[in-house]
RNA sequence: CACUUAUCCAGAAAGGCGGAGGGACUUGGCCCUGCGAUGCCUUAGCAACCAUUUCUGCUGAUAACAGCAGAAAAAAGGUGCUAAUUCCUGCCCCGGUACAUACCGGGGAAAGAUAAGUU
Numbered sequence: 001c002a003c004u005u006a007u008c009c010a011g012a013a014a015g016g017c018g019g020a021g022g023g024a025c026u027u028g029g030c031c032c033u034g035c036g037a038u039g040c041c042u043u044a045g046c047a048a049c050c051a052u053u054u055c056u057g058c059u060g061a062u063a064a065c066a067g068c069a070g071a072a073a074a075a076a077g078g079u080g081c082u083a084a085u086u087c088c089u090g091c092c093c094c095g096g097u098a099c100a101u102a103c104c105g106g107g108g109a110a111a112g113a114u115a116a117g118u119u
Base pairs, nucleotide, nucleotide: 002118003117004116005115006114007113008112013043014042015041016040017039021032022031023030028088029087044082045081046080049078050077052073053072054071055070056069057068058067059066060065086111091108092107093106094105095104096103097102
């Protein structure tokens, strides 16, 4: 880098460096930003994906043990995250209002992010 699976309306900020745009891309919006953003570093915090512990069920004939699934605990380990729902939207479908442009609600896709796994 690619593929698979799961999740994405919850949660959690201070200091230092730095000095201009930033919110992935794209369309249209809407925001953040010299009262210093985005970014980087440190510390703190949030969460509970993996790992850990306990319990339950199933399978391996039973026990031990292992695998799978579910529930719970904790936060010392591996990651992640700490403006706004992935900020909203764009593409498709359904419903409602209007019926000229449109607006509202729901579902899905695509893209993206994170984790775990595979090559």